[in-house]
RNA sequence: AGCCGAAAAGGGCAAACUAUUCGGUAAGAAUAGGACGCAAAGCCAUGGGUCCAUCAGGACUGCCAGGCUGCCGAA
Repeated sequence: AGCCGAAAAGGGCAAACUAUUCGGUAAGAAUAGGACGCAAAGCCAUGGGUCCAUCAGGACUGCCAGGCUGCCGAA
């Protein structure tokens, strides 16, 4: 340094659900509360996949892969 993910510490994120707003509609998103979970549940729609649609397009990275970055540390 890489693979890997036991234990511990300090932190981080935040599903369902609720409220408000945004999204022409919808999928969905933002904020506040919340706490099922997460070592990338950090970032990127690049490939696959899924969802919505007025079929123009849009959304999802907490579905998988890939790329970039990243805390701690045994076997």
c-di-GMP-I riboswitch aptamer from a Candidatus Aerophobota bacterium, 75 nucleotides, folded computationally. The prediction has a mean pLDDT of 85. The source organism's lineage runs through Bacteria, Bacteria candidate phyla and Candidatus Aerophobota.